[in-house]
RNA sequence: AGAGUUUGAUCCUGGCUCAGAGCGAACGUUGGAGGGAUGUUUUAAGCAUGCAAGUCGAGCGGUAACAGAGGAGCUUGCUCCUGCUGACGAGCGGCGAACUGGUGAGUAACGCGUAGUUAUCUGCCUUAUAGACUGGGAUAGCCGUUGGAAACAGCGAUUAAUACCGGAUAUUGCCUACGGGUGAAAGGCGCGUUUUGCGUCACUAUGAGAUGAGAUUGCGUCCUAUUAGCUAGAUGGUGUGGUAAGAGCGCACCAUGGCGACGAUAGGUAGCCGGCCUGAGAGGGUGAACGGCCACAUUGGGACUGAGAUACGGCCCAGACUCCUACGGGAGGCAGCAGCUAAGAAUAUUCCGCAAUGGACGAAAGUCUGACGGAGCAAUCCCUCGUGAGCGAUGAAGGCCUUCGGGUUGUAAAGCUUUUUCGCCAAGGAAGAACAUUCAGUGCAGGAAAUGGCAUUGGACUGACGGUACUUGGAUAAGAAGCACCGACUAAAUACGUGCCAGCAGUCGCGGUAAUACGUAUGGUGCAAACGUUGCUCGGAAUUACUGGGCGUAAAGGGUACGCAGGCGGUUUAGUAAGUUAGUGGUGAAAACUCAAGGCUUAACCUUGAGCGUGCCAUUAAUACUGCUAAACUAGAGUCGGAAUAGAGGUAGCAGGAAUUUCUAGUGUAGGAGUGAAAUCUGUAGAUAUUAGAAGGAACACCAAUGGCGAAGGCAAGCUACUGGGUACCGACUGACGCUAAUGUACGAAAGCCAGGGGAGCGAACGGGAUUAGAGACCCCGGUAGUCCUGGCCGUAAACGCUGUCCACUAGUUAUACGAGAUUAUAUAUUUUGUGUAACAAAGUUAACGCGAUAAGUGGACCGCCUGGGGAGUAUGCGCGCAAGCGUGAAACUCAAAGGAAUUGACGGGGGCUCGCACAAGUGGUGGAGCAUGUGGUUUAAUUCGAUGAUAAGCGAAGAACCUUACCUGGGCUUGAACUUGUAGUGACCGUCUGUGAAAGCAGAUUUCCCUUCGGGGCACUAUGAGAGGUGCUGCAUGGCCGUCGUCAGCUCGUGUCGUGAGAUGUUGGGUUAAGUCCCGCAACGAGCGCAACCCUUAUCCUAUGUUGCUAUGUAUUAAUUUACAGGACUCUUAGGAGACUGCCGAGGUUAACUCGGAGGAAGGCGAGGAUGACGUCAGGUCCUCAUGGCCCUUAUGUCCAGGGCUACACACGUGCUACAAUGGGUCGUACAAAGGGCAGCGAAGUCGCGAGGCUAAGCGAAUCCCAAAAAACGGCUCUCAGUUCGGAUCGUAGUCUGCAACUCGACUACGUGAAGCUGGAAUCACUAGUAAUCGCGGAUCAGCAUGCCGCGGUGAAUACGUUCUCGAGCCUUGUACACACCGCCCGUCACACCACCCGAGUUGAUUUUACCUGAAGUCGUUACAUUACAGUAGUGCCGAGGGUAGGAUUGAUAAGGAGGGUGAAGUCGAAACAAGGCG
Repeated sequence: AGAGUUUGAUCCUGGCUCAGAGCGAACGUUGGAGGGAUGUUUUAAGCAUGCAAGUCGAGCGGUAACAGAGGAGCUUGCUCCUGCUGACGAGCGGCGAACUGGUGAGUAACGCGUAGUUAUCUGCCUUAUAGACUGGGAUAGCCGUUGGAAACAGCGAUUAAUACCGGAUAUUGCCUACGGGUGAAAGGCGCGUUUUGCGUCACUAUGAGAUGAGAUUGCGUCCUAUUAGCUAGAUGGUGUGGUAAGAGCGCACCAUGGCGACGAUAGGUAGCCGGCCUGAGAGGGUGAACGGCCACAUUGGGACUGAGAUACGGCCCAGACUCCUACGGGAGGCAGCAGCUAAGAAUAUUCCGCAAUGGACGAAAGUCUGACGGAGCAAUCCCUCGUGAGCGAUGAAGGCCUUCGGGUUGUAAAGCUUUUUCGCCAAGGAAGAACAUUCAGUGCAGGAAAUGGCAUUGGACUGACGGUACUUGGAUAAGAAGCACCGACUAAAUACGUGCCAGCAGUCGCGGUAAUACGUAUGGUGCAAACGUUGCUCGGAAUUACUGGGCGUAAAGGGUACGCAGGCGGUUUAGUAAGUUAGUGGUGAAAACUCAAGGCUUAACCUUGAGCGUGCCAUUAAUACUGCUAAACUAGAGUCGGAAUAGAGGUAGCAGGAAUUUCUAGUGUAGGAGUGAAAUCUGUAGAUAUUAGAAGGAACACCAAUGGCGAAGGCAAGCUACUGGGUACCGACUGACGCUAAUGUACGAAAGCCAGGGGAGCGAACGGGAUUAGAGACCCCGGUAGUCCUGGCCGUAAACGCUGUCCACUAGUUAUACGAGAUUAUAUAUUUUGUGUAACAAAGUUAACGCGAUAAGUGGACCGCCUGGGGAGUAUGCGCGCAAGCGUGAAACUCAAAGGAAUUGACGGGGGCUCGCACAAGUGGUGGAGCAUGUGGUUUAAUUCGAUGAUAAGCGAAGAACCUUACCUGGGCUUGAACUUGUAGUGACCGUCUGUGAAAGCAGAUUUCCCUUCGGGGCACUAUGAGAGGUGCUGCAUGGCCGUCGUCAGCUCGUGUCGUGAGAUGUUGGGUUAAGUCCCGCAACGAGCGCAACCCUUAUCCUAUGUUGCUAUGUAUUAAUUUACAGGACUCUUAGGAGACUGCCGAGGUUAACUCGGAGGAAGGCGAGGAUGACGUCAGGUCCUCAUGGCCCUUAUGUCCAGGGCUACACACGUGCUACAAUGGGUCGUACAAAGGGCAGCGAAGUCGCGAGGCUAAGCGAAUCCCAAAAAACGGCUCUCAGUUCGGAUCGUAGUCUGCAACUCGACUACGUGAAGCUGGAAUCACUAGUAAUCGCGGAUCAGCAUGCCGCGGUGAAUACGUUCUCGAGCCUUGUACACACCGCCCGUCACACCACCCGAGUUGAUUUUACCUGAAGUCGUUACAUUACAGUAGUGCCGAGGGUAGGAUUGAUAAGGAGGGUGAAGUCGAAACAAGGCG
C1' cells in the first nucleotide's frame, strides 16, 4: 500500500466482499510450566447462612461474665464475701457511623467537562488572642412491679457525669434607632514544694489558615421537524418571609412579560469525564477494570440528629413482595464480601490475615476493618520458558505418488555423542519489618523542680502469603504439540472415493464419471499452548468528502421570477482593537501515552524524571486584512434629459379574406366516399360534381428564417388605444444604494374541475365496418365530453439546453438580427465597436461522448439537490384542493449487482454498393404408378452397430446364401484362436486314419526334427508367472482423417501513429477486377496465410523417335486397302520445345489500373477442365479403419463351432430405374468410338443348344491376342392412338451358371401370365456449352450377385431482359436493453408455495396529561393545655406520596377479513419494450 466481483472485452460510476488491529467475550478441537492482569456486559430479578462499624473505664453510675489477690465457712475442693486489681455485659455520655465498599436504574441536566465568580458554611487539623469562676434540678442503668405469644411497652422508688440548665465574666463576636442590648466553658490523667502549683489531653469565645462543601456564570455536551409553537409562579418589579448563603426559593400586590428555525416544546436513547480501541492524521466507536464527579440503595414520599445526610448495613408513612404469629399483632431489605435460586452463549472461594498500606475510636497498649494484603478457580487476555542439542545416507523400513526410471516423507528416524531449563525427588532458605510501643543510654531547650517535650545511639517484640521466591544436589531425553488452511483474492497440491448426490461457501463460485473447491489419505503452508469459528468496533471506505466528493448523459439544478431574514460585498482617509497575530502568566489532577533512566535473570509488569496535554482564562503589545464608528470618492448599481431604435412582449376593442361544414335555390345523373383490399356510410326522396346566395365557429397559407420578443410557461393575418421590458450613443445627477436567497409571495403548457355561454372542424369515451387464432388496437365510417369565450379552481410536464443565479478572466474564424461611429470610388463598399442568436475550432477540461467567451475552461459569492438496485415517489401522519390529486415522504424484506460512455461482433419485417443456376428466362426431372435401394417406425430370440436440417437416408458397405458378422439360439475352451517374454520339463510338431458328434471338439491309432564353434541355439509341445484378448463405454478426455460455410475473398502480423483503455489505423475512400486483382489517394510503411501463377489433362504447331502403331508414294503378292518388303511423309505413340503477354491498333478512362471494339491467330482477355480448400465455425462425424487416456469384463463383454438373423412388413420419407408411347414399339440391313481389363485370367475360331450356356480349343502376362457386339444414328418394312405389337410388375412351369451349399436368401434363360400406369396436387430439384438432355461402352468390389458408384466416348440443344422479389454470401454505414449473440432478450395478468409489511370491526397493555374527589407521614403556621428552664402534649390550616372517577394524547401486542409487494430450473394466456421491435 491494496485486492475480488457488473462486460465478449474496455474505461467510468457505484454498491457488496476480503486481507489489518482490537475485545470484561462465547463456542469447537487441543492443552506442559511460571509471572502479571481480568472475571454476571443478561434480571436496578429474588435471596437461606455467616461476616462487612465500631471504639473510649484516662467522661459516668457501676459489676452480669472471666481471671487474680485478700478474707470467711467448712464437707480440703467446693461455697460465700470484699470492685481491691486486671478487665468489663447492659446502660448514661463522647467521637465515628455522611468515610470506605457497591451499582448505573434514573438523568439531555449547570448532571458532567473546562474556565471564571462569591452572597456562604466548614467537625477533626494548624496558628493567634483571651478564658475556663459560681450554682442548680433531673434521668437511664440498678431495684420493685404491670401488660404482651413475641417485638416491646407502662408505672413506682432511687443515682452519676466531659449529659442538661441558670448566674458571673466578655479581648474579640453578633444586633442596633448608636442610647444600648445579647452571647461561653468540663473536666480527666500524670508529676510535684502537697493550702493555691506544674505538665499534658480534652473544653469555651473570637480571628486567620488549611481542607471539604454549598451557590452561581460563559462555552462545550446524542437522534427525530412525519414534534412548530411553548409558558401562568410563567417573565419582571415592590414588599415580606425563608436559607449557612444569592434568588419566584415561598407568599401578597402590580405589570405582561419570557422562550423559539442560531430549533423552544414534545418524543426516543443515554450516567459524564480522564481515558480505552481504531486511524497517517482529521475523525469514528466506546465509557469494563484504575482514577475524578454525579445519581441511586425493595418502589414512592418525608423529616429528625448532626460540622456534614434528606442517611446502602438510621427513623416515620404509603405500596408491592417474603417470613413469624397464640390472629390481637410483629419482622425484613446482599446495586458490601463470599454464597444460593432464576435468567442466559456466558463470568470464580460460603478461603487466610490484619504481617504491610489506609481508616474509626483511644493518652496509649490496643480493639474493629470481606477497605486492603494474600491465596484458590478459569488459556479470559498479555508476557516469558520448555517439549531437546550436535553428528548421522544404505538416502533403511513403512506410507504416498509414479512417466515404473524414480520421486517424496527425509537428517527426519534408527544409531553414536552430549546437555538437564521446566516438571519430579531431596536439602537449605529469604527480602517484604519499619514505625508505634518498650528497655538502656546521650544531648538540647524549658522549668523552682519533676513528669512531660524535641533530637539521637543501641537492644527487644511483630509475617497471612509460606517452607513461597531463590540456591544446591539427584535420576533419566527421560513427563510435555496441537489447530486451521492449501481454486482466485491468499502463503501452500497430488491420489483415491463420490457423481448437481453427499456436501462446501467470506465474495466470486465449486459438485451432472478424469473435482488442485465435497470426504479421506499423503505431502505442503501458516500460527503455535494454542488454533479456528461466531458476535461487535474502527480501518481499508475519498462509500457523508473540515482535511477530502459530486449534480449535461451514471444518483443529483428547485418550472420561473420577485424578495424579508441570513451569508458575501467597490475605492480612499482617520479612529477603535471584537476577530486575527506575537510575548508573558495561570490552569489543563493523578494514572494513562511518548522519551530517558532504574527494579524484578528477560519481558509483560512496576518505580522515578522529563515531555505531551494541540484547550480555556488573564494580561501586555502589534494593526496588514476582516469587523465597528466617522468622513469622502465614482469604475459597481441606479435615476433624469437629449436625439434614436427593433420586436408574434402583454391587455382591451374594432374590423378582414381564403378554406371546411351546414342551409336555400339552379344545372345535372349514377354513383360517391374510403382502403393494402374491402365493408360499414351516403345517393334515384337526386348525392358526388358545378353555379349563385346565406349562416356560423375556429384557425390565420405565402412572408417564415439556424429570424424576433418575453423571467419561465409562452407569443404569429390587419388596425386602434393603453401598457411592461430591452438596446447602442451623448450629457448631467445620486453616491455602494450591490449579489444571492431558506421560510414566503406571484406567475405557471396541456389535461382536468365548478358556473354561464358557444360549438364549424377535429375528436378521448362510445357505436359500427374491417383485419385477426382473438383484436378490448393499429385502418375505415360515425361520434359525446373536450378543444373556443367569461369568471373561479388545479399547480403539475421529457416545465429540457435533461446544464441554478450573479461577477471577473482566458487564441481565433464564419454567419445572422438590431444599433452606434469612421473611411472613401457614395456603393448591393470597406472597417471599428456594442447587445443578442447560431456554426466551427485553439488552450484547457471530461469516464468518454462532448463543451469550448452564450464553457461542461480558470477563479469568486450565495442557494437547491445526491449517496447501490428493487420495495417506492408506495405506506402512514400532516398540509393544500370541490374532486381528481398535489406537496412532504419512510421501513420491513430482497438482490450482487443496477447504471453511464465508448469498443468488437452478431442481428434488424434499417440503408447503400456488389456477387452466386439465387431469382428471372429456358430445358429436363422429382412429388402420382410399378419395381430397386437406403432410412424411420413396427415386429422379432436377433432383426448387430454407426450416420439424423442444410452438412443422415444407392451413407460407412468398391458388392450380408456359409464366411464376412460385430447380433440371436444352442454346443465347446479357459495363460486361451492369434502375439511378446521369463522359468522348469519334454523332443517333436505337422500330416494320415478310426470312433462319436450338427460341427467345433473329445477319445484313440499311426508317424517321427534341424543347425552347432558341442557351450548351446532354432522350432514345437506341456506346466507355471508376467500378462493376452475385447467391433465393451466415453468422438463431451484425444490424435489422425473427413463433412460444411466455401474455391467465398477473406484472415492476420511486425514496426509506427492515434486512443486512459477495449481497440483503431493499415484492411477505410475514388475507380477497377473472378479476386484484399490492380491503380490513385491517404499516418501509415512493410510482411505472412489465402487469390493468381507454378503442376496435370485437353485444344494448334515444330523437333526427335518408328514397334506391336501408321501406309501417301514404290516393288511384290492376294479373291480382298490381304499380306510381305520398303518408308517416316501423314495419323498416332511419348519426350522436349513454340504459342497468348491486353503484346499490336483505335476509343473511353486521371497521360492510371482497367474496360470496350478491331486486327492477326488453333486458341483472346482466367482459352476449357482438374488437382489445390486461408484464420476459423458447427463440443459437426468417426473410440466399428487405425492410434490412444480413463473406466469396465477376465471359466467371459474373450475365443471356437453349427443353425438362424442383418433380406421381417399395416405404414411414412429419401435416392434411383422402367414407363405411360408414333421425335415411338417391333423387325431386317448398314456405319462410326473412347477409355479400360485380362493367367486360380481374358478366351478367338469351330461345334451343340430357341436361349442362358455347354464341349473342345488357337492366341495373349498383351499399342501384337481376347473381352468386343458399340448404341443411339441411318435405310427399308410393319403397327395407327388402343391400356394397344405401349408398359413390363406379379405369378406358374422348365432350365443355365457360380459355389461344400442357392429353402429362408443369388443372378440369368425360355415359354406362359400381362398388374399399376394415358405425363402426375401442394410443393420441390438439377443445369449456362461440347453443358443439359439422350445413347451405349468399360472398371473396381467380386466364386456368384448393380437400376448403385467411379470412368469413357457418340448424338447434341434452348435461354439469360435484368437484379424488384426468394435464398445465401461479401464490403461500408446505422440502431440495439443481443454476446449461449433474434432459435436472442424480455413485460404483465392468472394459478401454486413461502416471507415481511400496510389497512382493519375491535380486544388488551404501557407511558403521559387535564379536571374533580379523597388524603398518610411530616415541616411550617395557628389555637388550647402544661412547665423553674430547655423541652412537651392534644387539635387544626396550607402543602402533600398514593388511591378513585371522567376525558384526552402517544405507543406496543393481538384479530375475522382486505390490499398491494418480494422471492421461487423447466405452469397458463398473450406478445408490451429492445432493430423503423413490425403502430417511432